RNAcentral holds the full RNA, with entries from ENA and SILVA. Predicted 3D model of a 498-nucleotide part of an RNA (small-subunit ribosomal RNA, 5' domain) from an uncultured organism. Its mean pLDDT, the model's own confidence on a scale to 100, is 83. Rfam family: Bacterial small subunit ribosomal RNA.
Context: one part of a larger RNA
RNA sequence: GAUGAACGCUAGCGGCGCGCUUAAUGCAUGCAAGUCGAGCGAUGAGGCCCUCUUCGGGGGGUACAUCAGCGGCAGACGGGUGAGUAACACGUAGGUGAUCUACCCCAGAGACGGGGAUAACGGGUGGAAACAUCCGCUAAUACCGGAUAGGCUUGUUCGGUCAAAGGGACAAGGAAAGGCUCCGGCGCUCUGGGAGGAGCCUGCGGCCCAUCAGCUAGUUGGCGGGGUAACGGCCCACCAAGGCAAAGACGGGUAGGGGGUGUGAGAGCAUGGCCCCCCACAAUGGGACUGGAACACGGCCAUACUCCUACGGGAGGCAGCAGCAGGGAAUAUUGCACAAUGGACGGAAGUCUGAUGCAGCGACGCCGCGUGGAUGAAGAAGGCCCUCGGGUUGUAAAAUCCUUUACAGGGGGAAGAGGAAGGACGGUACCCCUGGAACAAGUGUCGGCUAACUACGUGCCAGCAGCCGCGGUAAGACGUAGGACACAAGCGUUAUCC
Numbered sequence: 001g002a003u004g005a006a007c008g009c010u011a012g013c014g015g016c017g018c019g020c021u022u023a024a025u026g027c028a029u030g031c032a033a034g035u036c037g038a039g040c041g042a043u044g045a046g047g048c049c050c051u052c053u054u055c056g057g058g059g060g061g062u063a064c065a066u067c068a069g070c071g072g073c074a075g076a077c078g079g080g081u082g083a084g085u086a087a088c089a090c091g092u093a094g095g096u097g098a099u100c101u102a103c104c105c106c107a108g109a110g111a112c113g114g115g116g117a118u119a120a121c122g123g124g125u126g127g128a129a130a131c132a133u134c135c136g137c138u139a140a141u142a143c144c145g146g147a148u149a150g151g152c153u154u155g156u157u158c159g160g161u162c163a164a165a166g167g168g169a170c171a172a173g174g175a176a177a178g179g180c181u182c183c184g185g186c187g188c189u190c191u192g193g194g195a196g197g198a199g200c201c202u203g204c205g206g207c208c209c210a211u212c213a214g215c216u217a218g219u220u221g222g223c224g225g226g227g228u229a230a231c232g233g234c235c236c237a238c239c240a241a242g243g244c245a246a247a248g249a250c251g252g253g254u255a256g257g258g259g260g261u262g263u264g265a266g267a268g269c270a271u272g273g274c275c276c277c278c279c280a281c282a283a284u285g286g287g288a289c290u291g292g293a294a295c296a297c298g299g300c301c302a303u304a305c306u307c308c309u310a311c312g313g314g315a316g317g318c319a320g321c322a323g324c325a326g327g328g329a330a331u332a333u334u335g336c337a338c339a340a341u342g343g344a345c346g347g348a349a350g351u352c353u354g355a356u357g358c359a360g361c362g363a364c365g366c367c368g369c370g371u372g373g374a375u376g377a378a379g380a381a382g383g384c385c386c387u388c389g390g391g392u393u394g395u396a397a398a399a400u401c402c403u404u405u406a407c408a409g410g411g412g413g414a415a416g417a418g419g420a421a422g423g424a425c426g427g428u429a430c431c432c433c434u435g436g437a438a439c440a441a442g443u444g445u446c447g448g449c450u451a452a453c454u455a456c457g458u459g460c461c462a463g464c465a466g467c468c469g470c471g472g473u474a475a476g477a478c479g480u481a482g483g484a485c486a487c488a489a490g491c492g493u494u495a496u497c498c
Base pairs, nucleotide, nucleotide: 001497002496003495005494006493007492008491009490012369013368014367015366016365017364018362019361020327025325026324027323029322030321031320034073035072036071039070040069042066043065044064047062048061049060050059051058052057080281081280082279090205091204092203093202094201095200096199099198100197101196104194105193106192107191108190109189110188112146114144115143121136122135123134124133125132126131152173153172154171155170156169157168158167179186180185207253208252209251214244215243216242219241220240221239222238224236225235226234256278257277258276259275260271261270262269263268283303284302285301286300289298305316306315307314308313333359335358336357337356341355342353343352344351345350372402373401374400375399382393383392384391385390407435408434409433410432411431412430416425442487443486444485445484446483447468448467449466453482454481455480456479457478463470464469
């Protein structure tokens, strides 16, 4: 000098930030991911229209609405945490002649004709519940054949190359929802390109221990196959015996990495909280499903734990936002709003959004402001010291004049909202008027280092102390007082880094 700090004393205000560093311990409660009726069947109290009527009502249509369901998209983003990881995890520079890509953009071509189901619903059964099961009915942009199709895919072949791709020929194969519509469009299928995104590979770089010296059997390589979007012992069969290591293999310890941050003249050393990028994880372990993408803070299995139970069986996962318990020296509200920015869905209106925007709490940090200004005695009183002359507190106070930042009362009142309306913040910021110096100073130190000195008390006691060291009867070092010095809404102490 610095800090995500804590503790002690003290405390007026504002702006901007920051706030579980410990138990990746366990969690009550609420909320944090939905949306689309312009894909579909269905349902509907009430409204309107038509119609029948025994005047009670019935039937049909329409607009509107919709719990649940089928279907689509989103739930792989956003938000959290740092456990694990010494690794192509990260950083940087490259490669992909070994690759994928939903939504979006550009371009080309196309959508013919059929089928069978199933939830919802109705009926039944079992169960305490979670839920399960049987029978029957029905729709689709759900599902499945058929047709057509290329410059698409696969194979063969020509040519080409180091091996490829692109190119020529032949064969085989494979699409679609002519759906919805407010008639403007929105969608569907195949193909080529783009944008953005992702996978994989490689060089180099960044911790400690050699009191870890040898390590290795899918191990190292090959042939063939499987698998993947894709190369590859990634996996498998067979064959060979290799591969790594003192330029540190293997083992152990520690640790998320970077941009950065602190310090320092720099070199360096230390560090990785907030913010941004990447990675990993989601009670612990495992494997897959769906999907363009996950091995998914979704579901499944196992384990531990917690809860419900009619004892047969079930339910759950805050390292999301608040909040609780526990641990701890220590870290906040079960707040407001989708007004803005951004995201998901939707043609839109809009719905959802603890992302986000704000507010609350905390001097935790940085910055700013205030606690008044001017005049005022050879200097009141009081305090303290004294050689009793005086000195000091001290222009300090009082007193006089003045100001109103702040404060209080009253009035007005935003921008943030691109175009009429629409603002959580917020009656906030800010402006005007009135009032009156008004409500607002502490903390540490004073032996040397180190700025600041006397008196009394105590008497190696009580105590101080960062180091040297003080205290045993005149202590500038302990305690108190007066005074002084330093910083100031803070000041000290402790911890840690330079």